SAM riboswitch aptamer (S box leader) from Oceanobacillus saliphilus, 107 nucleotides, folded computationally.
Its mean pLDDT, the model's own confidence on a scale to 100, is 79.
NCBI's taxonomy places the organism under Bacteria, Bacilli, Caryophanales, Bacillaceae, Oceanobacillus.

RNA sequence: CUCUUAUUCAGAGUCGGUGGAGGGACAGACCCGAUGAAACCCAGCAACCAUCGCUACGGUGAAAAGGUGCUAACCUGAUGCAAGGAUCAUACCUUGAACAAUAAGAG
Numbered sequence: 001c002u003c004u005u006a007u008u009c010a011g012a013g014u015c016g017g018u019g020g021a022g023g024g025a026c027a028g029a030c031c032c033g034a035u036g037a038a039a040c041c042c043a044g045c046a047a048c049c050a051u052c053g054c055u056a057c058g059g060u061g062a063a064a065a066g067g068u069g070c071u072a073a074c075c076u077g078a079u080g081c082a083a084g085g086a087u088c089a090u091a092c093c094u095u096g097a098a099c100a101a102u103a104a105g106a107g
Base pairs, nucleotide, nucleotide: 001107002106003105004104005103006102007101008100013042016041017040018039022032023031024030026080027079029076043071044070045069048067049066051062052061053060054059077099081096082095083094084093085092
C1' cells in the first nucleotide's frame, strides 16, 4: 500500500508541561487558534487484540500491567451520491452507497 471482517451513537485535558502557527481526512461551508494551532511528553477515556474466570462453545464477566486507538463542536466522521418521507419550495427526517478513520487477520 491492497484485500477481508467488525465498529463509527458513549467516554476522556474548556486551568498540566514543552512548543510557537497552524488545525478540524477531502470539497464547499461553518468553525477552532497569540486568552497559544500542529507535534511531543504527561494525564485521562474506552476495551479491538492480548491476559484471567465461567461457558450450553454462540458467547459472557473481570481487570487495565502489555500492543494499538481516542480525548473542540449545537455531538461539525454534520452536508456531499442514490432512493424514500415531509414541504408551495427550502431547511428537515429515514435507509443504503461512496469516501474516511480505527482494530484484527491475510498478501